This is a predicted structure of a 90-nucleotide RNA (Glycine riboswitch aptamer) from Planktomarina sp.
The sequence was found by an Rfam model in a public genome assembly.
Its mean pLDDT, the model's own confidence on a scale to 100, is 79.
RNA sequence: UCGCCCUCGACCGGGAGAGCGCGGAUCAUCCGUCGCCGAAGGAGCAAGUUCCCCCGAUACACUCUCAGGCCCAUGGACCGGCGAGGGGUA
Numbered sequence: 001u002c003g004c005c006c007u008c009g010a011c012c013g014g015g016a017g018a019g020c021g022c023g024g025a026u027c028a029u030c031c032g033u034c035g036c037c038g039a040a041g042g043a044g045c046a047a048g049u050u051c052c053c054c055c056g057a058u059a060c061a062c063u064c065u066c067a068g069g070c071c072c073a074u075g076g077a078c079c080g081g082c083g084a085g086g087g088g089u090a
Stems, first nucleotide, its partner, number of pairs: 004087006011081004019034001021033005035070003041066001042064003048058003
C1' cells in the first nucleotide's frame, strides 16, 4: 500500500407488492370497519448450516402478519457507487 474481505453510513442512484374501498369527524389529517400486501423492524423453525450421529445452537428473500404498508409523497429489504474504520495478500 492497488486488487480482495468484513463492519458502518442523517451520502448518491436504482428499488417491488397490495382498495384513490365504505362510513364519520374538526377533512392538514384522524377514527371506525371490511378486504389485501411483505422487502423497515419483530416473531417462528420443517428445509439449510454447525456436529461422526443425536441433542443443542443458528437460520433464509421461507412462514406469520404484531408492527408497517395498499393514488402521490414518505418509508423500503436488497444491489451498485462513494466515504470511514478494521483486516489482509503480493

Rfam family: Glycine riboswitch aptamer. From the family's description: This family represents the bacterial glycine riboswitch.